Molecule: transfer RNA
Organism: Candidatus Saccharimonadota bacterium
RNA sequence: GCCCCGGUAGCUCAAUGGAUAGAGCAGCUCCGUCCUAAGGAGAAAAUAUAGGUUCGAUUCCUUUCCGGGGUA
Numbered sequence: 001g002c003c004c005c006g007g008u009a010g011c012u013c014a015a016u017g018g019a020u021a022g023a024g025c026a027g028c029u030c031c032g033u034c035c036u037a038a039g040g041a042g043a044a045a046a047u048a049u050a051g052g053u054u055c056g057a058u059u060c061c062u063u064u065c066c067g068g069g070g071u072a
Base pairs, nucleotide, nucleotide: 001071002070003069004068005067006066007065010025011024012023013022018055028042029041030040031039048064050062051061052060
């Protein structure tokens, strides 16, 4: 250089082109307890970037960036 795969919450992962983008763990607040814990309740938090297609894009197409693998 070329080819392939991937990029979603702090981490690990979901989400047929149509919802308010969801779950577990972690963190935060409250309850709980003499204290700590177990347990319970609640809130916050994300689609790598820029375009395109579409009535509608996390999803399809293209560019760029980042990571992994293959190849001379």